Small-subunit ribosomal RNA, 5' domain from an uncultured bacterium, 519 nucleotides, folded computationally.
Context: one part of a larger RNA
């Protein structure tokens, strides 16, 4: 001097961009945050429309027994209609949110996969022939306070199960060809065994199986480089390798038997002790030094700790089991619950907002589309918290005014300042008019942004420092006392260092000083 996700002290006019729990990965009341398809399937509430017309029963006649039968309108059938559940398919591995843990193939760089997978998407090829038994909803009955659970019968499908087909696929063997650094790969006539499908349709399509290629993602491997302590010197038994066998989508002690005794380590292993990593920010001539908010990419967790399941993908934040704390609820038998998703609440703390709008754009999930859903996402509100841009008025105006300091009482400042004249209207008000942002319709921001008019100097300046370093000086007041202070230092009766000036100067300026941290 420059920097900040700051705070804190006075003080604060207004716009744009931006940012905005660094602390207790503490605990969390309420709401919303993942749903969606009826063009997979049975089944179907309320509602609407005709028809039906038990019952009431108004007028009107009456021989008073009775007839008539507007209106309302129980049932019943059709036809609509589709609410809430089921059963199925795709999404709930995205997208949000933290950084506890990791010193690590975690991350960053360059490579490898002749060891691999990839749903939805694109290209291409080749098929879909014929059966079958069940199950939820539902209805009955039971259990249980509840949460939930049972048995019994019906039922359907793009749900499940055989049977057949088999181009290519997988597997086992194989005459050979071609190739690579190596393990090998690639092609390949022939033989064997095995494995598919699902329909739906508003007739335009939508979809099923297999296979091949791509694309997208996505595991694994490996050189390198990525704190700190030697007042951590030795570590390690599945440890090092090895054979066989399991195991995965894959290669490996990944796992298991059995054999060997191996492997790391002063070029820092073990332990400790701190940390999420990079793009990149900050600083600085660089080299460095620091630092990992906000946005991007990877990692890594989801109350502790463990564990599989479904899937193409998870050991899955608003999934499931267990164990443990905790909190709530109980009929004491047992249940429920997980904001480090958006708000918001307590708590901690120097200290960080709104229980707002809206899907109108982008974008995503599901659908054929209509559309639904979407605290992503886009707007809006708070906050000088940062950056950046305006305003707080211009011009003339000497009796150098009053007034205030101050003084050698003559003056001198304050000062063209002010007043006074004369103009202007940025920004705020106020009235009008009004978008782009959407491509046919659709706009939360929003009657925003801008764009006209008319009006008033009105409504808009503080904040710090004047002893040197440092720009800036006097008078009073105190008297090593009260205080100042960054570092020299200053104050013991003339303090430009203290306090105080409605005194003057300097410096920043909607800020300015302090304090903390970096360079």
């Nucleotide at each position: 001097g420059g920097a900040u996700g700051a705070a804190c002290g006075c003080u604060g006019g207004c716009g744009g961009c931006g940012u905005g729990c660094c602390u207790a990965a503490c605990a969390c009341a309420u709401g919303c945050a993942a749903g969606u398809c009826g063009a997979g399937c049975g089944a179907g509430a309320a509602g609407g429309u005709g028809a039906u017309g038990a019952c009431u029963g108004a007028u009107u006649c009456u021989u008073c027994g009775g007839a008539u039968g507007a209106a309302g309108g129980a049932u019943u059938c059709a036809c609509u209609g589709g609410a809430g559940a089921g059963c199925g398919g795709c999404g709930g591995a995205c997208g949000g949110g933290u950084g506890a843990g990791u010193a690590a193939c975690g991350c960053g760089u360059g490579g490898g996969u002749a060891a691999u997978c990839u749903g939805c998407c694109c290209u291409g090829u080749g098929g879909a022939g014929g059966g079958g038994g069940a199950u939820a909803a539902c209805a009955u009955u039971c259990u249980g306070a509840a949460a939930a659970g049972a048995a019994u019968g019906c039922u359907a499908a793009u749900a499940c199960c055989g049977c057949a087909u088999a181009a290519g696929c997988a597997u086992a063997c194989a005459a050979g060809a071609u190739c690579g650094c190596a393990u090998g790969a690639u092609c390949a006539a022939g033989u064997g065994u095995g494995a598919a499908a699902a329909a739906c349709u508003c007739c335009g399509g939508u979809g099923c199986c297999a296979c091949a290629g791509g694309a997208c993602g996505a595991g694994c491997c490996c050189g390198c480089g990525u704190a700190a302590g030697a007042u951590u010197a030795g570590c390690u038994a599945g440890u090092u390798g090895g054979u066989a066998a399991g195991g995965u989508a894959a290669c490996g002690g990944c796992u298991u038997a059995c054999c060997a005794a191996g492997g790391c380590a002063a070029c820092g292993a073990u332990c400790u002790c701190u940390a999420g990593c990079c793009g990149a920010c900050c600083u600085g001539a660089g080299a460095g030094g620091g630092u990992g908010a906000u946005c991007g990419g990877c990692c890594a967790c989801a109350u502790u700790g463990g564990g599989a399941c479904u899937g193409a993908g998870a050991c899955a934040c608003g999934g499931c089991c267990c164990a443990a704390a905790c909190u709530c609820u109980u009929a004491c038998g047992g249940g429920a619950g997980g904001c480090a998703g958006c708000a918001g609440u307590g708590g901690g703390g120097g200290a960080u907002a709104u229980u707002g709008c809206a899907c109108a754009a982008u974008g995503g999930a599901g659908g054929a589309a209509a559309c639904u859903c979407u605290g992503a996402u886009g707007c809006a509100g708070c906050a000088a918290c940062g950056c950046u841009g305006c305003g707080u008025g211009a011009a003339g105006g000497a009796a150098g005014a009053c007034g205030g300091u101050u003084u050698u009482c003559g003056g001198a400042u304050u000062g063209u300042a002010a007043a006074c004249u004369u103009c202007u209207a940025u920004c705020a008000g106020c009235a009008g008019g009004g978008a782009a942002g959407a491509a046919a319709a659709u706009g939360a921001c929003g009657g925003u942004a801008c764009c006209u008019g008319a009006c008033u100097a009105a409504g808009a300046a503080g904040c710090c420092c004047c002893g040197g370093c440092u720009a800036a000086c006097u008078a009073c007041g105190u008297g090593c006392c009260a205080g100042c202070a960054g570092c020299c230092g200053c104050g013991g009766u003339a303090a430009u260092a203290c306090g105080u000036a409605g005194g003057g100067g300097g410096g920043c300026a909607a800020g300015c000083g302090u304090u903390a941290u970096c360079c």